[in-house]
RNA sequence: UGCGAGGUAGAGCAGUGGCAGCUCGUUGGGUUCAUAUCCCAAAGGUCGCCGGUUCGAGUCCGGUUCUCGCUA
Numbered sequence: 001u002g003c004g005a006g007g008u009a010g011a012g013c014a015g016u017g018g019c020a021g022c023u024c025g026u027u028g029g030g031u032u033c034a035u036a037u038c039c040c041a042a043a044g045g046u047c048g049c050c051g052g053u054u055c056g057a058g059u060c061c062g063g064u065u066c067u068c069g070c071u072a
Base pairs, nucleotide, nucleotide: 002070003069004068005067006066007065010024011023012022013021018055026042027041028040029039030038048064049063050062051061052060
């Protein structure tokens, strides 16, 4: 310099244009003499940012930024 992959909850990741989800974690409750395990529930998201297409965008398109890999 060019190319490719990626950015989604605190962490790790799904998500085929139509309600934004899973596991772990956190909080509350149950269980226990107590802790762990187990069970129930809840909170937590500007889907990197800006624009476009569409009745409708995490998803499609353009730009931009950051991370990783390859290349020079």

About this RNA: The RNA shown here (transfer RNA) has 72 nucleotides and comes from a marine sediment metagenome. Its Rfam family is "tRNA". By type it is a transfer RNA. About the family: Transfer RNA (tRNA) molecules are approximately 80 nucleotides in length. Model confidence (mean pLDDT): 85 of 100. The sequence is in RNAcentral, with records from ENA.